[in-house]
Context: one part of a larger RNA
RNA sequence: CGGUCGUGAAGGAACUAGGCAAUUUAACCCCGUACCUUCGGAAUAAGGGGGCCCUCCUCCUUCGGGAGAGGGCGCAGAGAAAAGGAUCUGGGAACUGUUUAUCAAAAACACAGGACUGUGCUAACUCGCAAGAGGAUGUAUACAGUCUGACGCUUGCUCGAUGCUGGAAUGUUAAGGAAGCCGGUCAGCCGCAAGGUAAAGCUGGCAACCGAAGCACCAGUCAAUGGCGGCCGUAACUAUGACGGUCCUAAGGUAGCGAAGUUCCUUGUCAGGUAAGUUCUGACGCGCAUGAAUAGCGUAAUCACUGGAUCCCUGUCUCCACGACCGACUCG
Numbered sequence: 001c002g003g004u005c006g007u008g009a010a011g012g013a014a015c016u017a018g019g020c021a022a023u024u025u026a027a028c029c030c031c032g033u034a035c036c037u038u039c040g041g042a043a044u045a046a047g048g049g050g051g052c053c054c055u056c057c058u059c060c061u062u063c064g065g066g067a068g069a070g071g072g073c074g075c076a077g078a079g080a081a082a083a084g085g086a087u088c089u090g091g092g093a094a095c096u097g098u099u100u101a102u103c104a105a106a107a108a109c110a111c112a113g114g115a116c117u118g119u120g121c122u123a124a125c126u127c128g129c130a131a132g133a134g135g136a137u138g139u140a141u142a143c144a145g146u147c148u149g150a151c152g153c154u155u156g157c158u159c160g161a162u163g164c165u166g167g168a169a170u171g172u173u174a175a176g177g178a179a180g181c182c183g184g185u186c187a188g189c190c191g192c193a194a195g196g197u198a199a200a201g202c203u204g205g206c207a208a209c210c211g212a213a214g215c216a217c218c219a220g221u222c223a224a225u226g227g228c229g230g231c232c233g234u235a236a237c238u239a240u241g242a243c244g245g246u247c248c249u250a251a252g253g254u255a256g257c258g259a260a261g262u263u264c265c266u267u268g269u270c271a272g273g274u275a276a277g278u279u280c281u282g283a284c285g286c287g288c289a290u291g292a293a294u295a296g297c298g299u300a301a302u303c304a305c306u307g308g309a310u311c312c313c314u315g316u317c318u319c320c321a322c323g324a325c326c327g328a329c330u331c332g
Base pairs, nucleotide, nucleotide: 001327002326003325004324005323006322007321008320010318011317014316019313028050029049030048031047036041038150052072053071054070055069057068058067059066060065073077085311086310087309088308089307090306091305092303093302097109098108113148114147115146116145117144118143119142125134126133127132151298152297153296154295156228157227158226161225162224163221164220165219166218167217170216171215172214176210177209180206181205182204183203184202185201188197189196190195229247230246231245232244233243256290257287268284269283270282271281272280
């Protein structure tokens, strides 16, 4: 000097990103216990008190003992060990659960509940080339897929775009079929020859017309993917703008909530808490860029989650000191 422990004057979070770490508390009995609440909880809330030994006393007794009252001893009576620190107030996720074996346990995943869509049974869907298997020895109160995520109150407007579902008149449209047309070849015919012409067959190409789904088209559908405006003016102080005008849109953000886990400007402004508060709480609302199952807003309980505050407590600190053991180091 390092590690693991122990003790500490006065102070008591001044430490620090942060009370990280370490203290404190602790089992049992008695008393007592708030807000809130889904009436179950919250709750071991909080906050107090007790304990050893003796007893001729009093009461009770399941006859073991218990309660009361009185007395005794010690520094200390749950005499050692093991055994919640507490409270207030926000955020998040309802909850128990699950997860990155080996840096993340969470607000992520799951969940009961909600909704939509598909599927009529040889079901849809999944695996397999197939046979076949799962689904299911189930049958729409079932099964599969997707989203949301207890509970309470709710879930607005928009079908123009994209998707899906339905429709089938018209347009477009493949393979295939195909009337017809143009070539190649060539028996024959014409020609002295060069060559010309040319039926059938075979063969190359073009092709009117027929021709499904799809797409176009017409509707529906948002707890489908998504989206949910701008400018100008206006009230008898000023300010503001209930009101009016105008442009655009498929429709212009409703109820709620709001500097938010979302707010750039921003340490917004006001209030609270502190001697002092970029954090925190309550409000306000020009929301850079909230908002309703990519759910919105509440919410008791729960939490090795996360922010702020208080009490208790402490070597976290002011500021370090001493001790024990194990290393390191020196000598052998």